[in-house]
RNA sequence: UCUGGAAAAAGGCAAACCGGUCGAAAGGCCGGGACGCAAAGCCACAAGGCUUCGUCCACGAGUUGAUUGCUUGUGGACAUGCCGGUUGGGCCACCGAG
Numbered sequence: 001u002c003u004g005g006a007a008a009a010a011g012g013c014a015a016a017c018c019g020g021u022c023g024a025a026a027g028g029c030c031g032g033g034a035c036g037c038a039a040a041g042c043c044a045c046a047a048g049g050c051u052u053c054g055u056c057c058a059c060g061a062g063u064u065g066a067u068u069g070c071u072u073g074u075g076g077a078c079a080u081g082c083c084g085g086u087u088g089g090g091c092c093a094c095c096g097a098g
Base pairs, nucleotide, nucleotide: 002098003097005095012037013036017032018031019030020029021028022027035085041091042090043089045088046087047086048083049082050081054078055077056076057075058074059073060072061071062070063069
C1' cells in the first nucleotide's frame, strides 16, 4: 500500500418504544432504552423515500354596485424543508488477519 473481517482486545454507535423540547409537517435535539451495526463515522453529489408553512392552479361558498380584488372550504401541482439504519458516489478512521 492492497485485500479483507475468521478468532481476539480496546472501545464506539444506537432501531422500536417512553419522557422532555423545537418545528406547520416530515423530522431534529436532549435523556432513558437496545433491535441491530466493521464505517449504523462525516458530506448530502446522483437515484429513491417523507412532508407541504408557503406559492401556483381548479372548483364551491361568502363579501362587494361589480370584478380577474378580499376572506374561506375542498382538491391538485411544486422543495426552497427533511431522511440517509434505502442504493451508489466522495472524504476520513480503530484493532487483528493475509
Molecule: c-di-GMP-I riboswitch aptamer
Organism: Nitrospiria bacterium